This is a predicted structure of a 56-nucleotide RNA (nadA riboswitch) from an Acidobacteriaceae bacterium. The source organism's lineage runs through Bacteria, Pseudomonadati, Acidobacteriota, Terriglobales and Acidobacteriaceae. The prediction has a mean pLDDT of 80.

RNA sequence: AGUUGCAACAUCCCCGCCGAUUGGGCGGCCCACGCCGCAGCGAAUCGACUGCAACU
Numbered sequence: 001a002g003u004u005g006c007a008a009c010a011u012c013c014c015c016g017c018c019g020a021u022u023g024g025g026c027g028g029c030c031c032a033c034g035c036c037g038c039a040g041c042g043a044a045u046c047g048a049c050u051g052c053a054a055c056u
Base pairs, nucleotide, nucleotide: 001056002055003054004053005052006051007050013042014040016049018047019046020045021044022043023041025038026037027036028035029034
């Protein structure tokens, strides 16, 4: 450096970090279609990065 598998580290457990997409939740606006905003959304997926283990 590359490949594969992972998240040990966490003020019970789960949760590495950032971003994006899809779909939810809450709030606001709207006759409605919809639009905007918010957040540990205990939902999924994708990309990049950090770290761990094995191999080359």